[in-house]
Context: one part of a larger RNA
RNA sequence: GCCGGCGACUCAUAGGCAGUGGCUUGGUUAAGGGAACAACCCACCGGAGCCAUAGCGAAAGCGAGUCUUCAUAGGGCGAUUGUCACUGCUUAUGGACCCGAACCUGGGUGAUCUAUCCAUGACCAGGAUGAAGCUUGGAUGAAACUAAGUCGAGGUCCGAACCGACUGAUGUUGAAGAAUCAGCGGAUGAGUUGUGGUUAGGGGUGAAAUGCCAUUCGAACCCAGAGCUAGCUGGUUCUCCCCGAAAUGUGUUGAGGCGCAGCAGUUGACUGGAUAUCUAGGGGUAAAGCACUGUUUUGGUGCGGGCUGCGCAAGCGGUACCAAAUCGAGGCAAACUAUGAAUACUAGAUAUGACCCCAAAAUGGGUCAAGGUCAGCCAGUGAGACGAUGGGGGAUAAGCUUCAUCGUCGAGAGGGAAACAGCCCGGAUCACCAGCUAAGGCCCCUAAAUGACCGCUCAGUGAUAAAGGAGGUGGGAGUGCAAAGACACCCAGGAGGUUUGCCUAGAAGCAGCCACCCUUCAAAGAGUGCGUAGGAGCUCACUGAUCGAGCGCUCUUGCGCCGAAGAUGAACGGGGCUAAGCGGUCUGCCGAAGCUGUGGGAUGUCAAAAUACAUCGGUAGGGGAGCGUUCCGCCUUAGAGUGAAGCAACCGCGAAAGCGGGGGUCGACGAAGCGGAAGCGAGAAUGUCGGC
Numbered sequence: 001g002c003c004g005g006c007g008a009c010u011c012a013u014a015g016g017c018a019g020u021g022g023c024u025u026g027g028u029u030a031a032g033g034g035a036a037c038a039a040c041c042c043a044c045c046g047g048a049g050c051c052a053u054a055g056c057g058a059a060a061g062c063g064a065g066u067c068u069u070c071a072u073a074g075g076g077c078g079a080u081u082g083u084c085a086c087u088g089c090u091u092a093u094g095g096a097c098c099c100g101a102a103c104c105u106g107g108g109u110g111a112u113c114u115a116u117c118c119a120u121g122a123c124c125a126g127g128a129u130g131a132a133g134c135u136u137g138g139a140u141g142a143a144a145c146u147a148a149g150u151c152g153a154g155g156u157c158c159g160a161a162c163c164g165a166c167u168g169a170u171g172u173u174g175a176a177g178a179a180u181c182a183g184c185g186g187a188u189g190a191g192u193u194g195u196g197g198u199u200a201g202g203g204g205u206g207a208a209a210u211g212c213c214a215u216u217c218g219a220a221c222c223c224a225g226a227g228c229u230a231g232c233u234g235g236u237u238c239u240c241c242c243c244g245a246a247a248u249g250u251g252u253u254g255a256g257g258c259g260c261a262g263c264a265g266u267u268g269a270c271u272g273g274a275u276a277u278c279u280a281g282g283g284g285u286a287a288a289g290c291a292c293u294g295u296u297u298u299g300g301u302g303c304g305g306g307c308u309g310c311g312c313a314a315g316c317g318g319u320a321c322c323a324a325a326u327c328g329a330g331g332c333a334a335a336c337u338a339u340g341a342a343u344a345c346u347a348g349a350u351a352u353g354a355c356c357c358c359a360a361a362a363u364g365g366g367u368c369a370a371g372g373u374c375a376g377c378c379a380g381u382g383a384g385a386c387g388a389u390g391g392g393g394g395a396u397a398a399g400c401u402u403c404a405u406c407g408u409c410g411a412g413a414g415g416g417a418a419a420c421a422g423c424c425c426g427g428a429u430c431a432c433c434a435g436c437u438a439a440g441g442c443c444c445c446u447a448a449a450u451g452a453c454c455g456c457u458c459a460g461u462g463a464u465a466a467a468g469g470a471g472g473u474g475g476g477a478g479u480g481c482a483a484a485g486a487c488a489c490c491c492a493g494g495a496g497g498u499u500u501g502c503c504u505a506g507a508a509g510c511a512g513c514c515a516c517c518c519u520u521c522a523a524a525g526a527g528u529g530c531g532u533a534g535g536a537g538c539u540c541a542c543u544g545a546u547c548g549a550g551c552g553c554u555c556u557u558g559c560g561c562c563g564a565a566g567a568u569g570a571a572c573g574g575g576g577c578u579a580a581g582c583g584g585u586c587u588g589c590c591g592a593a594g595c596u597g598u599g600g601g602a603u604g605u606c607a608a609a610a611u612a613c614a615u616c617g618g619u620a621g622g623g624g625a626g627c628g629u630u631c632c633g634c635c636u637u638a639g640a641g642u643g644a645a646g647c648a649a650c651c652g653c654g655a656a657a658g659c660g661g662g663g664g665u666c667g668a669c670g671a672a673g674c675g676g677a678a679g680c681g682a683g684a685a686u687g688u689c690g691g692c
Base pairs, nucleotide, nucleotide: 001692002691003690004689005688006687011094012093013092014091015090016089017088018087019086020085021084022083023082026051027050028049032045033044055062056061065077066076067075068074097235098234100232104225105224106223107222108221109220115199117197118196119195120194121193122192123191124189126158127157128156129154133150134149135148136147137146138145162186163185164184166183167182168181169180170179201217203213204212205211210219238626239625240624241623242622243621248261249260250259251258252257262381263380265377266376267375268374269373270372271371275351276350277349278348279347280346281345287339288337289336293333294332295331297329298328299327300326301325304322305321306319307318308317309316310315353368354367355366356365357364384409385408386407387406388405389404390403391402392401393400414425415424416423429600430599431598432597434596435595436594440590441589442588443575444574445573449587451586452585453584454583455582456581462577468562469561472559473558474557475556476555477554478553479552480551481550491544492543493542495519496518497517501513502512525540529538530537601616602615603614604613605612627681629678630677631676632675633674634673639669646665647664650661651660652659653658
């Protein structure tokens, strides 16, 4: 891992509600008794007690009333109707749906491992070093001292056994639940070790690491309390039908749990509406506005102040400074409003669906669908997610966070968006090799237009992005010049006073400063740029000629261009496309579980049936109807070696759980029907036992 068994809402006693039944001349017994055939059970006896029959008041008490009160004036509670069983749901108390702790407590068992200690034994190759002391010599008055020798000290040195464990590799379902190999440390000592003994869990022992106390140690192990408790995780077994949520508010030593409310189901009662239009309301949001509260720019007047002049001072002046207040112009505001919507909300009026009946018709009546309110019983939910709109927080960041109003997912399949819970379309009762559509599409992959018409785009833009940049190109608007000839190229001129003046070494159109005139002219600046030391030179403005028709500038708009760098090639789904791209107009077609068609089923309502109408996605959850297993009772038990149960393949029936048939195997039991009772249905629990 697979297969096969086993494996989880039970039982008792009480309360509530519903259904069914008995009695209602109210109902009912509890313990106990139960002789006449032994035991058990039943019948029967047993009326104590309980519920009900009257309530109100704290009570005395009064009583269909009573209490409060001076008073009923008002107000509160009353003016009533059962009871006992069984079944189901639910609550309480118990292990209480099942499995699961870490712990705590009690009583015991452990020091054959290991820690310390005690008693008694054992062990440490070999080599090195050479302390004290001693002897002898020297030295001295004697010593000290000194030299040589002798000696053999040491938690001394090197290094086996032995003890340890610093490093690396191997091993890692190992040879081994800690080892092997290669090196490594101590190795006469606080050394190692044998045997026997001591100390025990609130404890011991500890050269101290919370270490060790039998592979177990921040408190050993075994049994018991014990099915501890678990607001936590996991699991919880047959079928079909109907309805169908929540992830919110509030409180909580509360936040992943609960209580109440909200939202579900079911039973009953009552009501009549949903929607649309119109009418009538209140509002202070969006917007707007600046009288108010604040804020803010600028101009005028300018209190007051600063600076400053005169003066001994008082005071009188000046001011391109600050500035109250006021006037004019112009802004801003969630906590501003002399204004003020759309929506939303409230109320009223009117209109409106299907079916049936009466009726000539008008009209009237009934039923249904859908909505609401109340009451009884009884659930889940109380982690929400994204999208749109209006806000707060954040950075007008986040697949961010937090509110409000909707939608979808959650609990929703199908079609589209290549793929894609939350986007778009649309809500799946079943069948069909029928039809029409939605979103989205119609060259091929790939169902349907290589459709029509008018434009745009040349960038493969389409098929990712900004500030910014550009004689890309289409449309629109304004304005200027132009046949008295514009714009552009080409030809010619572009002069004189004058080298204006100043400045300067120089300054002559052209370093700089001031001024910027006059003349001749078709026209020509006291000069647009280059240039020179300064001149010179080139050029421009301006003019003529040539040419012969449009040429400039500004604004706006459509589609494009650049800006544009990432790690395998990868940002139309691909092929590919100049439309098969973009904008507009039109006609077709395709396209879903939508709608229709045909046929079947179910649910609700009309008592049933028929018919009609409506409905039949669904998690948590509620309700309803059934199938099956084991055992028991009844029925004659049917049947059964002429073959029961069981077993595996085949066939048939039913909406399903399931049921049936004949043949095979097998070898002794065992249906159906009507009822009853449960150890009553397996795929999951790191389930459990067995097999492989």

This is a predicted structure of a 692-nucleotide part of an RNA (large-subunit ribosomal RNA, domain II) from Rhynchospora breviuscula. The RNAcentral record of the full RNA draws on Rfam. The organism belongs to Rhynchospora, within Eukaryota.